[in-house]
RNA sequence: UUCGUAGCUCAGUUGGGAGAGCGCUGCGUUCGCAACGCAGAGGUCGAGGGUUCGAAUCCCUUCGGAUCC
Numbered sequence: 001u002u003c004g005u006a007g008c009u010c011a012g013u014u015g016g017g018a019g020a021g022c023g024c025u026g027c028g029u030u031c032g033c034a035a036c037g038c039a040g041a042g043g044u045c046g047a048g049g050g051u052u053c054g055a056a057u058c059c060c061u062u063c064g065g066a067u068c069c
Stems, first nucleotide, its partner, number of pairs: 001066004007022004016053001024040005046062005
């Protein structure tokens, strides 16, 4: 300096709906599997505090990873 958001990879920055792909589960299709289609589950947004009607987003502190001098 930068990153931390679902099991994994990540998106979401004039503050207001938490999301995608892959994976997982069920169903359909098939003799069966894969592929494909449909549906579904899954998240204390690293932690604590503050500002605000409202915070993943702004401010402070803190933890961890990466990188530079």
A computed fold for a 69-nucleotide RNA from a bovine gut metagenome, annotated as transfer RNA. The coordinates come from a structure-prediction model, not an experiment, and the mean pLDDT is 82. It matches the Rfam family "tRNA". By type it is a transfer RNA.